[in-house]
This record gives sequence, structure tokens and C1' cells, in this order.
RNA sequence: GGAAGUAGGGGCGCCUGCGCCGAAGGGCUAUCCUUCGGAGGAAAGUCCGGGCGUCUGGGAGCAAGCUGCCUUCCGCAAGGAAGGGCUGCAUCUCGCAAGGGAUGCAGACGGAUAGGGUCACAGAAAACAUACCGCCCGUUAGGGUAAGGGUGAAAAGGGACGGUAAAAGCGUCCCCUCGGACAACCCCCAGCUGACGCAAGGCUAAGUAGCCGGCGAUGACCGCUCCCACAGCCGGCGGGUAAGCCGCUCAGAGAAAUGCAGGCGUAGACACAGAACCCGGCUUACUACCUACUUCCCUUU
RNA sequence: GCACCCGUAGCUCAAUUGGAUAGAGCACCAGACUACGGAUCUGGCGGUUGGGGGUUCGAGUCCUCCCGGGUGCG
Repeated sequence: GGAAGUAGGGGCGCCUGCGCCGAAGGGCUAUCCUUCGGAGGAAAGUCCGGGCGUCUGGGAGCAAGCUGCCUUCCGCAAGGAAGGGCUGCAUCUCGCAAGGGAUGCAGACGGAUAGGGUCACAGAAAACAUACCGCCCGUUAGGGUAAGGGUGAAAAGGGACGGUAAAAGCGUCCCCUCGGACAACCCCCAGCUGACGCAAGGCUAAGUAGCCGGCGAUGACCGCUCCCACAGCCGGCGGGUAAGCCGCUCAGAGAAAUGCAGGCGUAGACACAGAACCCGGCUUACUACCUACUUCCCUUU
Repeated sequence: GCACCCGUAGCUCAAUUGGAUAGAGCACCAGACUACGGAUCUGGCGGUUGGGGGUUCGAGUCCUCCCGGGUGCG
């Protein structure tokens, strides 16, 4: 100096011309003029949480669902930040070994001694235990053993001495550790959660036809059971309507608007992409330019 | 807009509690049979299980993030 990756910032400003949407004012109307306002960091996915609204209101238990190391801080929550612990991987290092320590990176990281379940193939045996080769005793039959070999993702620790027919934590000393895995299987523990979503829902106008069944003051009613209050509730068939306004926003409706061309500025103006009730987060998409770090390549000293 | 479902060979479907080469029918190709064709018989081809990541010894199956398609609600 270049390339790639990661993280953060930033994701245009001004002028001219032609246009688009909304509001206010004017012109007094063959649809014109003036002024003001007009997308994002993700507006996206709809993955979480909150506001808001409806379900008659409140309470208890169960079910169902979600979350999951500890401490502190921000936050209503979801979530985020910092520090620490634990586990895994890489490098270095200590140790005869089992294993330990340091640094860096990563982790959906409660519990496997509450219980149930699963572990193919291979292997003697997959966790109750067990013996293929081997070793040892024995003439054989049979028995002992788990050192060594071998299987597997996974087989009850290492060194020394003793011990023995051969062996073994079988015993002693020193050491390392808690001893198979899976809870992103059921489950247990702790915490949280009522359900449905603006097509929620409210108002106005117009129209209209009721009937049947079930439950309920012995207390009914959209997960189940129970309690209190309230007095109606649930299902089916049939009939009517298919409009407007609010919810809804100093962007905001109709699902549809915010663009194009030229020039200048700057290191640069490209890419991903277009609000639909609002807000906070997570995830995904994108990178012309700037900053930092890591890796690789080239050049110079 | 909101809520929800689905994705396995060209098509239609399987795959047991997660267990080892993902199977079957139709279609396609080749051979046999036939004078020829169909039907039939035999054999073969064809898979990034929509894609990426994770959990696990092991994923079509479990979890998560995307992609594509579809349904319902005024």
C1' cells in the first nucleotide's frame, strides 16, 4: 500500500426544471394559484414485550404455555450492558500419569443423587451388570480374574508399595476428582402469563321476523373445577344490512402520495428497501464513504 | 393488516420413541415378448428431505432464523 472479515458511525445537503399526496387560505370555479407539511435504520419478518380496546367484575386451585448460572446497573416488561463462575475448543506451560494452570475465543449454562424413558451398529457387557481373546487354578468338567488386547460417541481414576495361583481401591500412602450421555425426551424446581387483536372495538344512519333446543337464584356464562357478586347466558335454523364517521396522529389516506433529470459541495451519495393504531426490543436484508481491530498478500528500511 | 397451516424423486404419498444406504406407485430409459405398437415381465435412472445454523454419538423427525406456497377473518 492492497484484499477479505468483524464491530461501530453514517446511511446526504444546497440550487434549477418538470411532477405526486395532504391541510389551510385565495380564485369563485372546466379544476387554477400561494403557503406549510410529507418514510426507515431496517418502515421488513410478525419472533418477543408494553400501551390501547372488547370479552360482566373479582378471587382460589388445576391444566396449558414461556423463561432459566450468580451479582450489579438501565427498563413497566421484553430485552440490553458490565463483572464473576462453570463448560467446551485452540495455543503455551507444569506433572511419571490421572490431571492442573495461564491466555484467547465460544456457549438456549437450573436439576441426571426425586422419578420414568432411550442409547442403533459394533462389542462379552450400555449402566440392574458382564467375560470374546488373554492370565491363573484344574487331568477334564468347571471355576477365579478385570491387569493387558479388542469394540464403541460413551465401559467405575492415576503413581508407588503391599497383596495373590493370577488379579483387582482388595489394602496403605500420595494425588486427581465426584464417576457415562441425553432434560432443544417426559419430568422436577424456581419465576412469569386470563383470552383475543385496530378486520380489536365505539357511534350514527338505513333495513329487519322471528322460531327451536339447552343451562340458570339448588347461583349459569367462550381451557377445566370451585367460591363471591350480578341476572340472564349458550347453541342451531331463518331474516336484514354491505353506507358514513371515530379509533388514526403537524406524513397518513383509498391498498395506491413523497419521484425523475441536470449541476455544485464533500472522503462519499451507492446499496437494502416504502409508514397503514402507536411505542420498546430481537432477528434478517444492505454498505459508496469514515474509524477501530483481526487475517492474508506485496513493497521499502 | 391480523391469525394460522404446509413444504420428502418430474407427480401422488410412506418412513415406528431420533437409529444409519430415505422407500413405494405412476412417469422416464434400456432389454425381453410381438410382424409392429399397446399391455405384461425384468433391470435401471432419479433426493442439498425448501435453505442456513444449532442440540445430539446420530436429525426427514427436536430447537431456531430465513425462503416459497396456501387458508381464514370485515